The part of an RNA shown here (small-subunit ribosomal RNA, 5' domain) has 517 nucleotides and comes from an uncultured bacterium.

[in-house]
Context: one part of a larger RNA
RNA sequence: GAUGAACGCUGGCGGCGUGCUUAACACAUGCAAGUCGAACGAAGCAUAAGAAAGGAAGUUUUCGGACGGAAGCUCUUAUGACUGAGUGGCGGACGGGUGAGUAACGCGUGGGUAACCUGCCUCAUAUAGCGGGAUAACAGCGGGAAGCUGCUGCUAAUACCGCAUAAGCCCCCAAUAUCGCAUGAUAAAGAGGGAAAAGAUUUAUCGAUAUGAGAUGGACCCGCGUCCGAUUAGAUAGUUGGUGAGGUAAAGGCUCACCAAGUCGACGAUCGGUAGCCGACUUGAGAGAGUGAUCGGCCACAUUGGGACUGAGACACGGCCCAAACUCCUACGGGAGGCAGCAGUGGGGAAUAUUGCACAAUGGGGGAAACCCUGAUGCAGCGACGCCGCGUGAGUGAAGAAGUACUUCGGUAUGUAAAGCUCUAUCAGCAGGGAAGAAAAUGACGGUACCUGACUAAGAAGCCCCGGCUAACUACGUGCCAGCAGCCGCGGUAAUACGUAGGGGCAAGCGUUAUCC
Numbered sequence: 001g002a003u004g005a006a007c008g009c010u011g012g013c014g015g016c017g018u019g020c021u022u023a024a025c026a027c028a029u030g031c032a033a034g035u036c037g038a039a040c041g042a043a044g045c046a047u048a049a050g051a052a053a054g055g056a057a058g059u060u061u062u063c064g065g066a067c068g069g070a071a072g073c074u075c076u077u078a079u080g081a082c083u084g085a086g087u088g089g090c091g092g093a094c095g096g097g098u099g100a101g102u103a104a105c106g107c108g109u110g111g112g113u114a115a116c117c118u119g120c121c122u123c124a125u126a127u128a129g130c131g132g133g134a135u136a137a138c139a140g141c142g143g144g145a146a147g148c149u150g151c152u153g154c155u156a157a158u159a160c161c162g163c164a165u166a167a168g169c170c171c172c173c174a175a176u177a178u179c180g181c182a183u184g185a186u187a188a189a190g191a192g193g194g195a196a197a198a199g200a201u202u203u204a205u206c207g208a209u210a211u212g213a214g215a216u217g218g219a220c221c222c223g224c225g226u227c228c229g230a231u232u233a234g235a236u237a238g239u240u241g242g243u244g245a246g247g248u249a250a251a252g253g254c255u256c257a258c259c260a261a262g263u264c265g266a267c268g269a270u271c272g273g274u275a276g277c278c279g280a281c282u283u284g285a286g287a288g289a290g291u292g293a294u295c296g297g298c299c300a301c302a303u304u305g306g307g308a309c310u311g312a313g314a315c316a317c318g319g320c321c322c323a324a325a326c327u328c329c330u331a332c333g334g335g336a337g338g339c340a341g342c343a344g345u346g347g348g349g350a351a352u353a354u355u356g357c358a359c360a361a362u363g364g365g366g367g368a369a370a371c372c373c374u375g376a377u378g379c380a381g382c383g384a385c386g387c388c389g390c391g392u393g394a395g396u397g398a399a400g401a402a403g404u405a406c407u408u409c410g411g412u413a414u415g416u417a418a419a420g421c422u423c424u425a426u427c428a429g430c431a432g433g434g435a436a437g438a439a440a441a442u443g444a445c446g447g448u449a450c451c452u453g454a455c456u457a458a459g460a461a462g463c464c465c466c467g468g469c470u471a472a473c474u475a476c477g478u479g480c481c482a483g484c485a486g487c488c489g490c491g492g493u494a495a496u497a498c499g500u501a502g503g504g505g506c507a508a509g510c511g512u513u514a515u516c517c
C1' cells in the first nucleotide's frame, strides 16, 4: 500500500459499486418457461338468425271458449381480441447458479480439418400431383387409497403412411485432364440405382420440400506454455503399431478380429498431494511475487452413480429410465421429491442482505400481429463493506474573560478558542413545482432527481497515538508492583514508554486481528 474481510469504540447526508470466502450441508412456502385458435377436431360460453314445439301478459265473450303470441327449453346454422383441457408446431440445449471434480488439448496462445455438422436467419435455383389408415380429446363401462391406468366406440390436422415426379442432390462404376511432398484433391463425358413436400388466413402474406452458397454456432487434431513432492523410479496388454471390419457428423484402438512387440520415462514417466483456467486484480521503480471475489471469455457440474431417448443441437439444473442415500404420503398393495435459479428457513461459521416492485427500458422465447411469458434484466430495501463528494458553520472579536493545567509565582498554555456582535443556509427537516429516461400511446423507479420559497446555528465528532523506528511533552499517581509491548525494550521513588489530566495526529471514521506484495 491492498482486502468480497471480521472484531472494538463511534456514527450526519448523498452518489457509484459491492455483500455465504465456511456445509457441492438439508430444505417449509411462493415464484423462476412458455407460447401459437392465422396447424387441428370436439366440448363449453356469449351473440345473432332459423325451425319444431311451447304457451305468459293482454283483448274479447253468449262464460263453454276464441283471438293473441312473449320468455324459457330443444335442434340447426353463423360469428367471436372468448374459456380451459387435448393432438400438433416452435422453444424448454438460451438465459440464471455453483466450483465439487479436473494437472487435462481443461485453459491460454498460434495453427490445421485433403477428416466434419449446423434449427432459426440471408441470398439463389427448382418444386408442391394423387391417395390411405389411424389416434388423443370426447362418449360408455371399469380398476386403484393415491400416483395413475385398462377395455370398447367415434373424429381431425402443417400428426403418420404409401405412390408419382427429380433441374440440382446421394450411392456404385469411372475413361481422361490439371494440381499436390503425400494418403490424395479438383474438374469430369457416359451407363445404372435411390430419396421430397402442407397447408393456413383478414388474399396479402406466412409457411412446406430439395439443393447450392453465406452467416452464426459447434466438433475434432497439432506446436508451445500451464503448481508441489524422488522420503514416488520404473510405468503400460487395447498397452504401441499394422491390416481389415464396425461405429461416428467426422479422423482415430473409438470398438472388434488377426498379426507384430512395441510405447512412455532423470528434458522426471508412473504414483501421491493441491487446484477450475484465462482476460485481469494487488503490490513493486522494474524484474518479479501473490491472487483468480465482482465484470467478461472458456470448461465442468446439477442429491450420489450409471444409461440412453427425443432433437439441428443434450447424454439435458426446474425431461425420461435404473440403482443408492435421505425426506414425505399411504387404505401397507404402492407412490411423490431434488433451491450449486430469485427471495426465504434451519445448520455450520469471526462473517455476508428483502419470502419487495415492474416488465416502463434493454435483451430473450412463442406469435402474422395484438399480445403473453421472462426472480434475465431494470429498480427499490438492508449493511460505513469499499471508493468518492459534502456537512457538523462563516466574518469580527482581548496584549488575551472565567475555568482547567503548568509555573522560577513574574507568568505561560488552552486561545480568536469562547462569550458578544454581524451574517449565511450546503446537508437534514417543512411547503410548492416537477423531469429526461419513450420514436404516436405505454414509466416499476417516483411525486424520485432537480428547481423555488419560508425557516432555525439550530439536528450532525469520534477514535487512536505522542521513548526510537514515527508526526506529536509536561504534571501527578504507581514503585520490577500494577501494567505496556509490532521490534528494540520500559517499570526496583523525580517513568516524555504503566494509569490519569492538560497540551500535539487521522477524521464519519479511527484502531486491532488475519492475509498478500
Stems, first nucleotide, its partner, number of pairs: 001516003005513005012390006018383002020348001025346003029343003034090003039087002043083002045080007058067003097301003106226008116218002121214007129163004138153006169194003173190001176187004199206003227273003234264003239261008276298004280291004303324005326337004354380001356379003362376001363374004393423004403414004427459001430453004437445001462506002465504002467488003473502005483490002

Its mean pLDDT, the model's own confidence on a scale to 100, is 83.